[in-house]
The prediction has a mean pLDDT of 75. The RNA shown here (Bacterial RNase P class A) has 381 nucleotides and comes from a rhizosphere metagenome. Rfam family: Bacterial RNase P class A. Gene Ontology terms of the family: dimeric ribonuclease P complex, ribonuclease P activity and tRNA processing. It is annotated as a ribozyme. The model forms 93% of the base pairs in the Rfam consensus. The sequence is in RNAcentral, with records from MGnify.
RNA sequence: GAGGGCCGGAUGACCGCGGUAGCGAUAUCGAGGAAAGUCCGGGCUCCAUGAGAAUCCGGUGCCGGAUAACGUCCGGCGAAGGUGACUUCAGGGAAAGUGCCACAGAGAACAUACCGCCAACCGUCCCUUCGGGGUCGCGGCAAGGGUGAAAAGGUGCGGUAAGAGCGCACCGCGGUCUUGGUAACAAGACUGGCAUGGAAAACCCCACCGGGAGCAAGACCAAAUAGGGAGAGCACGUAACGGCUUCGGCCGCGACAGGGCCCGUUUUUCAGCCCCGCUUUCCGGGUUGGUUGCUAGAGGCUGCAAGUAAUUGCAGUUCGAGAUGAAUGGUCAUCCGUGCCCGCAAGGGCGCGACAAAACCCGGCUUACAGGCCCUCUGGU
Numbered sequence: 001g002a003g004g005g006c007c008g009g010a011u012g013a014c015c016g017c018g019g020u021a022g023c024g025a026u027a028u029c030g031a032g033g034a035a036a037g038u039c040c041g042g043g044c045u046c047c048a049u050g051a052g053a054a055u056c057c058g059g060u061g062c063c064g065g066a067u068a069a070c071g072u073c074c075g076g077c078g079a080a081g082g083u084g085a086c087u088u089c090a091g092g093g094a095a096a097g098u099g100c101c102a103c104a105g106a107g108a109a110c111a112u113a114c115c116g117c118c119a120a121c122c123g124u125c126c127c128u129u130c131g132g133g134g135u136c137g138c139g140g141c142a143a144g145g146g147u148g149a150a151a152a153g154g155u156g157c158g159g160u161a162a163g164a165g166c167g168c169a170c171c172g173c174g175g176u177c178u179u180g181g182u183a184a185c186a187a188g189a190c191u192g193g194c195a196u197g198g199a200a201a202a203c204c205c206c207a208c209c210g211g212g213a214g215c216a217a218g219a220c221c222a223a224a225u226a227g228g229g230a231g232a233g234c235a236c237g238u239a240a241c242g243g244c245u246u247c248g249g250c251c252g253c254g255a256c257a258g259g260g261c262c263c264g265u266u267u268u269u270c271a272g273c274c275c276c277g278c279u280u281u282c283c284g285g286g287u288u289g290g291u292u293g294c295u296a297g298a299g300g301c302u303g304c305a306a307g308u309a310a311u312u313g314c315a316g317u318u319c320g321a322g323a324u325g326a327a328u329g330g331u332c333a334u335c336c337g338u339g340c341c342c343g344c345a346a347g348g349g350c351g352c353g354a355c356a357a358a359a360c361c362c363g364g365c366u367u368a369c370a371g372g373c374c375c376u377c378u379g380g381u
Stems, first nucleotide, its partner, number of pairs: 001377007009335007017030005032355001036366002039364005044214004057210005062076005077091001078089004092205002097203002100198002114145002116141003122137002125134003153171006172194001173192008218292006228283007237256001241252004258276003265271001299318008336353007
């Protein structure tokens, strides 16, 4: 230097707080590695929903495995970085399609020609001893320069007027096949003269996954008040309630208050199955309080077995927060670690001891953390 694991001050006294047991005295238990952020995944609960599929929307994205599940973990592959231990990766598809590529630059995807190179061919003009020579472009080229994040394979040799995969060798790339591997992929052979610029963290395509809300979910009980709705009764007794029953009833107890003709019953009176009132029973909503959900679980530890591992199986063993404006704290003493100061020394004095704290539970991820311990590995000397 790299990777991983662990601890997170100890003991005692006194004073407090919450749960449980107890009549009481008292006994016993009482935060974390992240309890945090609430970012993923699941259990559980309620709501919605015939089943399945598709569209839309959202998420995930190399391959294989683990798991209840995951965006997590393990193993592998590829790419990039590092001398190395090792680290990092939004790591499917750009020959399905649409769109984009700023600035600079001649040209940014049907490639292009600014500087430049050439004078074989075509053409212009000039000279000519008529053989030719020179000059340029509406001719040839893309090697070199320049611009850019990126310029249409790279290096070398041949070739040519100059050049160019134009030809060849090697490298890269594409295709086919073989071999190895479950696969991602790797290696090799043959072949193509190169066809495929980047970007999907633009739309999109492909594969897979996905109902919604959350313990303030949800369930139950009680109290009191003012109203609402429905049933029954309102008097020589009856409703309700309790008991028995052969389900027809029977027995016991027994609240209470009646009034009206405005509305309806075709008219009137009475009546009443109508209206108002009283009594009683039931229903539903709101408010307050309480109980439950609630903590023994995909739990921890040890051993054995399977597996490279994540993890799984079996056996044994172990356990105790459950509050609800919300407990788990404070003081002192001794010790531990550490900083500063004094002292020759023994020692003494003054400080400091992080991050943060349950709220239904569990698996992860991310972030915070004084100080300390352990293991493995790498490079140099």